[in-house]
């Protein structure tokens, strides 16, 4: 100097770790101007029956919660793996002075 292999470096991939949000669960829920049902009791009707609805009770927005877990976004001197020309560093090997 040149070939080869290997690190560094760049990209990709797939995983792990953190970090956030949103599902799931779990509480608690907008007296009333959220939904359903709707005892009693009102109201309509001569009766049959109809109607409006309170409170209970069920459910939903919506607030909160800790752990796990699912999604999805971000980050990392984290791990494998696959490829890339330039530079570097290391090794081997051929050559030349």
């Nucleotide at each position: 100097g040149g070939c080869c292999g290997g690190g560094c470096c760049c990209c990709g991939u797939u995983g792990g770790c953190c970090u956030g949000a949103a599902g799931c669960c779990c509480g608690u829920g907008a007296a009333c101007c959220c939904c359903g049902c709707c005892a009693g009791g009102u109201c309509c009707g001569g009766a049959a029956g109809g109607a409006a609805g309170c409170a209970a009770c069920g459910g939903u927005a919506g607030c909160g919660g800790u752990a796990g877990u699912u999604u999805c976004a971000g980050g990392c001197g984290c791990a494998a793996u696959g490829g890339g020309u330039a530079g570097u560093c290391c090794g081997g090997u051929c050559a030349u002075c």
Molecule: Bacterial small signal recognition particle RNA
Organism: Myxococcota bacterium